[in-house]
Context: one part of a larger RNA
Molecule: small-subunit ribosomal RNA, 3' major domain
Organism: Bacteroidota bacterium
RNA sequence: UGACGGGGACCCGCACAAGCGGUGGAGUAUGUGGUUUAAUUCGAUGCAACGCGAAGAACCUUACCUGGCCUGGAAUCCCAGCUGCAAGCCCUUCGAAAGAGGGGCCGCCUUCGAGGGUGCUGGGGAGGUGCUGCAUGGCUGUCGUCAGCUCGUGUCGUGAGAUGUUGGGUUAAGUCCCGCAACGAGCGCAACCCCUAUCGUUAGUUGCCACCAGGCCUCGAGUGCUGGGCACUCUAACGAGACUGCCGCGGAUAACGCGGAGGAAGGUGGGGAUGACGUCAAGUCCUCAUGGCCCUUACGGCCAGGGCUACACACGUACUACAAUGGGCGGCACAGAGGGUUGCCAAGCCGCGAGGCGGAGCCAAUCCCACAAAACCGCCCUCAGUUCGGAUUGCAGUCUGCAACUCGACUGCAUGAAGGCGGAAUCGCUAGUAAUCGCUGAUCAGCAGGCAGCGGUGAAUACGUUCCCGGGUCUUGUACA
Numbered sequence: 001u002g003a004c005g006g007g008g009a010c011c012c013g014c015a016c017a018a019g020c021g022g023u024g025g026a027g028u029a030u031g032u033g034g035u036u037u038a039a040u041u042c043g044a045u046g047c048a049a050c051g052c053g054a055a056g057a058a059c060c061u062u063a064c065c066u067g068g069c070c071u072g073g074a075a076u077c078c079c080a081g082c083u084g085c086a087a088g089c090c091c092u093u094c095g096a097a098a099g100a101g102g103g104g105c106c107g108c109c110u111u112c113g114a115g116g117g118u119g120c121u122g123g124g125g126a127g128g129u130g131c132u133g134c135a136u137g138g139c140u141g142u143c144g145u146c147a148g149c150u151c152g153u154g155u156c157g158u159g160a161g162a163u164g165u166u167g168g169g170u171u172a173a174g175u176c177c178c179g180c181a182a183c184g185a186g187c188g189c190a191a192c193c194c195c196u197a198u199c200g201u202u203a204g205u206u207g208c209c210a211c212c213a214g215g216c217c218u219c220g221a222g223u224g225c226u227g228g229g230c231a232c233u234c235u236a237a238c239g240a241g242a243c244u245g246c247c248g249c250g251g252a253u254a255a256c257g258c259g260g261a262g263g264a265a266g267g268u269g270g271g272g273a274u275g276a277c278g279u280c281a282a283g284u285c286c287u288c289a290u291g292g293c294c295c296u297u298a299c300g301g302c303c304a305g306g307g308c309u310a311c312a313c314a315c316g317u318a319c320u321a322c323a324a325u326g327g328g329c330g331g332c333a334c335a336g337a338g339g340g341u342u343g344c345c346a347a348g349c350c351g352c353g354a355g356g357c358g359g360a361g362c363c364a365a366u367c368c369c370a371c372a373a374a375a376c377c378g379c380c381c382u383c384a385g386u387u388c389g390g391a392u393u394g395c396a397g398u399c400u401g402c403a404a405c406u407c408g409a410c411u412g413c414a415u416g417a418a419g420g421c422g423g424a425a426u427c428g429c430u431a432g433u434a435a436u437c438g439c440u441g442a443u444c445a446g447c448a449g450g451c452a453g454c455g456g457u458g459a460a461u462a463c464g465u466u467c468c469c470g471g472g473u474c475u476u477g478u479a480c481a
Stems, first nucleotide, its partner, number of pairs: 001481002003478003007475007015465002019429005026320008034311002042053002064306007077124006084118002088105007109115001127295002130293003136289002138284003141280001143278001148187006154163003167178003193272004198240007207230003212227003215223002243266001246260005322422001326381006338369003343362002348357003388419001393414007435457007
């Protein structure tokens, strides 16, 4: 100087407390451990591994296993050679294919020298998801969006080092004020960036319809359908607006705090992006790159089938429930954000349905996906393993795809398991949040209970900081570095 303490002081955080909903019990999904297996590829392992790499394992993927094959190799580049010729196409034998073999056809451009292209052969050279993340780059997690981490000069100290950065206040903040042998500065904080909340200006189609006229409609109601219009909504560019600016009180007259006015918004308005010096020899050699080591008729390459989907068990994360604030049936509203041309697919018809037929429109503020669901109204159910719950299983189907046996999703009928709110323990959340409801997207032929987003409905509670956990500053002890 640090680190540590079941030392002290001060402070903070859904850390506790106050509250709401869960997990731990059930069934299933998914990941992992274990076990099994020819193989169940590999990695990730307290927080910070375990719906993680994987934003899509039937083949492919695929790295694993079994078997069949290839050997300068599956690809690129360079050089040389060839009575080759465009690359190719067809037939055929063995075969699961790959591969190996046999036969035939066609035989390019051209400035007629060759060259380009292409095939084959030979060579330089390939290939390795083999090992080492404790040889590395890059990227990432974590402490932590915590308020810290340092430097120059000066001063102090023999020196390590100290000071500054400590102190008094204050803040979300090393934020700011005051003081001070310090004076300044840098990386962080904040601000500058994006979204959102209010208003204005510009613009008016594909968006909008207050006003005028017309059409549809028997009148009325309704309908942007047409003319007209851009007021409103909206879209998307620019601007205004919030700064403790104003008032009062407190305070060192400071920083600042509390209250008030005005305001759409008030003291960082809400959210995002943004992660200092460093820590964990943290993670990744299987994204990629790369040193070293290792394999080279195999640890490389091609193919078929299988496996990654196993199952006595154990754990994590989820979904669905155990019901009446519910279940069923009928009626009837209201979103946002997205996606769409090898695509999204309307109307209409067929089918109980998954879906099929069909073909309009749309490269999309135009058309389509697309009926949002919970909510609301009416009726039934009356506390029961039930009209709760839907696992499991049988049969019959649909779709994608070369192919759904191992091993897809969905539909119909039948079947109807456990489950009556969950021990010890444990998690999330402070407001448009939790809870609850649906919708969209990436991946993707098909496959979503996962993930990333979007909106609808919309709470309760916080006395307080003694205690648990983590963190910050100062101080103290130490036989630790």